[in-house]
RNA sequence: GGGCGAGUGGCCUAGUCCGGAUAUGGCACCGGCCUCCUAAGCCGGCGGUCCUGGGUUCGAAUCCCAGCUCGCCCGCCA
Numbered sequence: 001g002g003g004c005g006a007g008u009g010g011c012c013u014a015g016u017c018c019g020g021a022u023a024u025g026g027c028a029c030c031g032g033c034c035u036c037c038u039a040a041g042c043c044g045g046c047g048g049u050c051c052u053g054g055g056u057u058c059g060a061a062u063c064c065c066a067g068c069u070c071g072c073c074c075g076c077c078a
Base pairs, nucleotide, nucleotide: 001074002073003072004071005070006069007068010027011026012025020058029045030044031043032042033041051067052066053065054064055063
């Protein structure tokens, strides 16, 4: 330098292909129930610039373009 893939709450993750409005679940965290107390279990709650910018569209996490970061492969130089 070229190709491919990934980026979504503190962490992991579904949704992306084929656009549909309030973005899924788990862990963690907070509160409650239970318990002598804790753990476990149960219930509820909090928490999101969907990597960034632009475009298309009535409507974008999703499609298109550019960029950034990470990973894998290939190539070049030494």